[in-house]
RNA sequence: GAAUUUCUUUGGGGCGAGGCGCAAUUCCUCACCGGCAGUAAAGUCUGCGAAGGUUCUUCGGAACCCCGAACGGGUGAAAUUCCCGUACCGACGGUAUAGUCCGGAUGGAAAAAGUUUUUU
Repeated sequence: GAAUUUCUUUGGGGCGAGGCGCAAUUCCUCACCGGCAGUAAAGUCUGCGAAGGUUCUUCGGAACCCCGAACGGGUGAAAUUCCCGUACCGACGGUAUAGUCCGGAUGGAAAAAGUUUUUU
């Protein structure tokens, strides 16, 4: 260094101003935000996780389904990732219609860092 094992920790951001209204951080105008891995640095590429659904279950969970959105130009060996321009997207329940409020969630998880066992 590689593989393997134990345990610990970490592990999602964002409504500010104005308008209408009995009532809206939910509508309208502007504003703001972007999980993990890969790859030339990515919310919009590829894969994964979360959320939702169905079936099964020894009630711990398991299998399967579903799973949003980008173009043009520039630089370069290389960029749908950088730079410029203009766009677009965002689970479920609650409530005046919610990506940003409250709730399931003091939860779970992709994964990251450390620690440790064994093998080489």
This is a predicted structure of a 120-nucleotide RNA (FMN riboswitch aptamer (RFN element)). The prediction has a mean pLDDT of 84. The sequence was found by an Rfam model in a public genome assembly. Its Rfam family is "FMN riboswitch aptamer (RFN element)". Rfam describes the family as follows. The RFN element is a highly conserved domain that is found frequently in the 5'-untranslated regions of prokaryotic mRNAs that encode for flavin mononucleotide (FMN) biosynthesis and transport proteins.